[in-house]
RNA sequence: CGAGUAGGCCGGACGGCCGUGGCGCUUCGGCGCCGAGGAAAGUCCGGGCUCCACAGGGCAGGGUGCUUCGUAACGCGAAGGCGGGGCGACCCGACGGAAAGUGGAACAGAAAAUACACCGCCCAAGGCGCGCCGCAAGGCGCGCACGGCAAGGGUGAAAUGGUGCGGUAAGAGCGCACCAGCGCCGUGGCGACACGGCGGCUUUUCAAACCCCACCCGGAGCAAUUCCAAAUAGGGGAGCAAUGACGUGGCCCGCGCCGCUCCCGGGUUGGAAGCUUGAGACGCGCGGUGACGCGCGCCCCAGAUGAAUGGCCGUCUCGAGACGUUCACGCGUCUUAGACAGGACCCGGCUUACAGGCCUGCUCGCCGC
Numbered sequence: 001c002g003a004g005u006a007g008g009c010c011g012g013a014c015g016g017c018c019g020u021g022g023c024g025c026u027u028c029g030g031c032g033c034c035g036a037g038g039a040a041a042g043u044c045c046g047g048g049c050u051c052c053a054c055a056g057g058g059c060a061g062g063g064u065g066c067u068u069c070g071u072a073a074c075g076c077g078a079a080g081g082c083g084g085g086g087c088g089a090c091c092c093g094a095c096g097g098a099a100a101g102u103g104g105a106a107c108a109g110a111a112a113a114u115a116c117a118c119c120g121c122c123c124a125a126g127g128c129g130c131g132c133c134g135c136a137a138g139g140c141g142c143g144c145a146c147g148g149c150a151a152g153g154g155u156g157a158a159a160u161g162g163u164g165c166g167g168u169a170a171g172a173g174c175g176c177a178c179c180a181g182c183g184c185c186g187u188g189g190c191g192a193c194a195c196g197g198c199g200g201c202u203u204u205u206c207a208a209a210c211c212c213c214a215c216c217c218g219g220a221g222c223a224a225u226u227c228c229a230a231a232u233a234g235g236g237g238a239g240c241a242a243u244g245a246c247g248u249g250g251c252c253c254g255c256g257c258c259g260c261u262c263c264c265g266g267g268u269u270g271g272a273a274g275c276u277u278g279a280g281a282c283g284c285g286c287g288g289u290g291a292c293g294c295g296c297g298c299c300c301c302a303g304a305u306g307a308a309u310g311g312c313c314g315u316c317u318c319g320a321g322a323c324g325u326u327c328a329c330g331c332g333u334c335u336u337a338g339a340c341a342g343g344a345c346c347c348g349g350c351u352u353a354c355a356g357g358c359c360u361g362c363u364c365g366c367c368g369c
Base pairs, nucleotide, nucleotide: 001365002364003363004362005361006360007359008358009357010356012316013315014314015313016312017311018310020035021034022033023032024031025030037340041351042350044349045348046347047346048345049221050220051219052218056253057252058251059250061217062216063215064214065213066080067079068078069077070076081095082093083092084091085090096212097211101210102209103206104205105204118153119152120149121148122147127144128143129142130141131140132139133138161179162178163177164176165175166174180202182199183198184197185196186195187194188193225273226272227271228270235264236263237262238261239260240259244258246256247255248254280299282297283296284295285294286293287292318338319336320335321334322333323332324331325330
């Protein structure tokens, strides 16, 4: 200097004029303070809070799925393990179980797990046929399959572990060496696992198929809910009713409650609370590899309800563009705030979108010292 990788920050500022939502003050003229986001988005998870339910048990259903830790909790985060990608820094993982059972693997192939040999290899022993020698007993040779083989070839993503050597009639973990898998033992680690040793030789793959195993799960939601005021028709109809209806997400048991469900019609559409002080922000110190925790200090940072935070002007700055100039660096003039995008109960996450700029760590390559 270039390429990459992980993380963080900003994403305008100043002044003037006018206008705005909340709170406070007021001599009622007005004055002061505060006034959107890193994602406010998606509504995908987890909670706080409110109401219902004696909130319990079971079945079904749903969620998560390596280990340990963090957290209010999580499907989130941190650190590790194993597997995969990358020269590397790093990145990805829907990561329990196939020896509980069921099921799938098109086509090709002999054959896809009860896995029947297509091309082939062999003739040692036994069996059969033929020929030769021999008086005979029997011997020799050739061939065959009804005998032996699954090593070689072929098919396939995958074919009863792989490679090599020996052995054999030809072969095969048949034996041996190394590797993988499985089991046992030892050592290290909280653990997932790692390393070493021994051993029978050995089981395709798919659970993001059904399933099995472990752990977790009440419901509804701020249009929750609480209070005040006001008004109306103390309306009408149908059904069920204690051996019952209703509630408890579905079903059963249990429990609660005593009336319940549906249809038509009428009145109210007002006000207050919930409503913003929080598992809070910021700073420092300590502990921890880290996520994070503890302590001290300090601050109050939107609370609207057809719904505010804006408009104009001037200047500065970052970036972009145009013109002129310079060998180049650069300089001058002009245009232009310019990405994604706006709360509505509040928090912790995840996911998605994002013009441009800045900072830090690490990796690889090149050059120079």
Molecule: Bacterial RNase P class A
Organism: Candidatus Hydrogenedentota bacterium